[in-house]
RNA sequence: AAAAGAUAAAGGCAAAUCUAUUGAAAAAUAGAGACGCAAAGCCACAGGUCUAAUGCGAUAGCGAUGACGGCUGGGUUACCUGA
Numbered sequence: 001a002a003a004a005g006a007u008a009a010a011g012g013c014a015a016a017u018c019u020a021u022u023g024a025a026a027a028a029u030a031g032a033g034a035c036g037c038a039a040a041g042c043c044a045c046a047g048g049u050c051u052a053a054u055g056c057g058a059u060a061g062c063g064a065u066g067a068c069g070g071c072u073g074g075g076u077u078a079c080c081u082g083a
Stems, first nucleotide, its partner, number of pairs: 004081002012037002017032006035070001041076003045073003048068003055062002
């Protein structure tokens, strides 16, 4: 240096839920709150999942250009160092 990740040390993030706001919704933002997380830091390229507005359809329904990185893969940056 790389790989790896332990009853190590210093720390970090923040699920569900509640309140407020935005949004058609999924969901997001802020506060409270901690289920958990060695990238649960960042990025929608691929897959997957969710919603279904404008639109199409006689109806049923179809339908991302919307959302999810704490769904998987991938890219990229990073604290510490026992085996």
A computed fold for an 83-nucleotide RNA from Gracilibacillus sp. YIM 98692, annotated as c-di-GMP-I riboswitch aptamer.
The sequence was found by an Rfam model in a public genome assembly.
Its mean pLDDT, the model's own confidence on a scale to 100, is 88.